A computed fold for a 72-nucleotide RNA from a Pseudomonadota bacterium, annotated as transfer RNA. It matches the Rfam family "tRNA".
[in-house]
RNA sequence: GCUCUUGUAGCUCAACGGAUAGAGCACUGGCCUCCGGAGCCAGCGAUGCGAGUUCAAUUCUCGCCAAGAGCG
Numbered sequence: 001g002c003u004c005u006u007g008u009a010g011c012u013c014a015a016c017g018g019a020u021a022g023a024g025c026a027c028u029g030g031c032c033u034c035c036g037g038a039g040c041c042a043g044c045g046a047u048g049c050g051a052g053u054u055c056a057a058u059u060c061u062c063g064c065c066a067a068g069a070g071c072g
Base pairs, nucleotide, nucleotide: 001071002070003069004068005067006066007065010025011024012023013022018055027043028042029041030040031039048064049063050062051061052060
């Protein structure tokens, strides 16, 4: 330099172009407990950035950025 893959919550992962973007762990509060843990209930928190297509984009297209793999 070229090609391909990936980018969603603090972490690990979901989500036919259409529902309020979900789950586990973590975190916070409450219940429980002598205290803690476990358990139960509730809450907080996310689509890498910018354009385009579309009635509608996490999803499709383009560019950029970052990470990884292969080739030279």